[in-house]
RNA sequence: UGAGUAGAUUGGAUGAUCGCGGGCGCGCUAUCUGGCUGCGCCUGAGGAAAGUCCGAGCUCCGCAGGGCAGGGUGCUGGGUAACACCCAGUGGGGGCGACUCCAAGGCCAGUGCCACAGAAAGAAACCGCCGGGCAACCGGUAAGGGUGCAAAGGUGAGGUAAGAGCUCACCAGCGGCCGGGUGACCGGCCGGCUAGGUAAACCCCACCCGGAGCAAGACCAAAUAGGGAGAGGAUGAGGCGGCCCGCCGAUUCUCCGGGUUAGGUCGCCGGAGGCGCCAGGCAACUGGCGUCCGAGAUAGAUGAUCAUCAUUCCGUAAGGAAUACAGAACUCGGCUUACAGAUCUACUCAAAAU
Numbered sequence: 001u002g003a004g005u006a007g008a009u010u011g012g013a014u015g016a017u018c019g020c021g022g023g024c025g026c027g028c029u030a031u032c033u034g035g036c037u038g039c040g041c042c043u044g045a046g047g048a049a050a051g052u053c054c055g056a057g058c059u060c061c062g063c064a065g066g067g068c069a070g071g072g073u074g075c076u077g078g079g080u081a082a083c084a085c086c087c088a089g090u091g092g093g094g095g096c097g098a099c100u101c102c103a104a105g106g107c108c109a110g111u112g113c114c115a116c117a118g119a120a121a122g123a124a125a126c127c128g129c130c131g132g133g134c135a136a137c138c139g140g141u142a143a144g145g146g147u148g149c150a151a152a153g154g155u156g157a158g159g160u161a162a163g164a165g166c167u168c169a170c171c172a173g174c175g176g177c178c179g180g181g182u183g184a185c186c187g188g189c190c191g192g193c194u195a196g197g198u199a200a201a202c203c204c205c206a207c208c209c210g211g212a213g214c215a216a217g218a219c220c221a222a223a224u225a226g227g228g229a230g231a232g233g234a235u236g237a238g239g240c241g242g243c244c245c246g247c248c249g250a251u252u253c254u255c256c257g258g259g260u261u262a263g264g265u266c267g268c269c270g271g272a273g274g275c276g277c278c279a280g281g282c283a284a285c286u287g288g289c290g291u292c293c294g295a296g297a298u299a300g301a302u303g304a305u306c307a308u309c310a311u312u313c314c315g316u317a318a319g320g321a322a323u324a325c326a327g328a329a330c331u332c333g334g335c336u337u338a339c340a341g342a343u344c345u346a347c348u349c350a351a352a353a354u
Stems, first nucleotide, its partner, number of pairs: 001350010012309007020044007027036003046325001050336002053334005058213004065245004070209005075089005090104001091102004105204002110202002112198003126145002128141005153171006172194001174191007217266004221261001227256005238248003273292008310323005
């Protein structure tokens, strides 16, 4: 210098005018602790606020216990409130490399499936080869051919009538022993040669999961009504948000009628919170100390215009145009997706120079 790999940060700036949500103070109204289209000050979107895909907090339901069903997760160790997330590793695939990708338990528990082709898709004989027989045919054979994604461990040698792990060497796989590691697993030695694939097929094994969701729910106010009819009942009615056990236990059940307001307040923003330092840890993360407070609407505010600058594009120039993705709605932890431009850190490869 060129080509890359991994990660982090930022996400136009300043000013003026007008407007909107929230808070505080003052003022006006005048008693409602209310109202105001009055004034002033402060404050007002994001790294993803998004998708709503996981996991939690919180709330209610029967306070949630056991079992069945159903669902989820699936190499190992750790982190965490928890996770399908993160970190560190193992094994396998890719890359010269930095690095990166993988739902990666179990088909000797059982069952199923393997289209077409093919003789055969799991205890295989179509052609071929060998032996017998005049022949038809019978027997042996998985070397060779053919079909197929896949054909009964692979390659080579010995061996044989022809062949075959029948025997041997190496390789793959399986089992045993020894050593290392917390473990996944790795290394070495030995053994007999060994019946395919598929579990995002049923299934088996291990672990986890009650359901619904802030329109959850609580309080206040307004309205209505403690309305009418019928039935049943301790020999258990009836209810319990998958079912059973189990639990509750007569103000019970059914029908009709009425009501269900887009009223107010709370929930609702100080939290598994941000930042800095120190300590532990390879790391994720944890602990201690200090410091900071950063929207809270409810039909939903966070906007518009102008000027100067910044960046990019067009133009010879004067000048002109454009400003990424997008937008809170109970709150957090993640994942995924979208993203113009700018900046930084570490590392790899190639070439050249010193």

Bacterial RNase P class A from a bacterium, 354 nucleotides, folded computationally.
Its mean pLDDT, the model's own confidence on a scale to 100, is 76.
The gene name in the source record is rnpB.
Rfam family: Bacterial RNase P class A. Rfam describes the family as follows. Ribonuclease P (RNase P) is a ubiquitous endoribonuclease, found in archaea, bacteria and eukarya as well as chloroplasts and mitochondria. By type it is a ribozyme.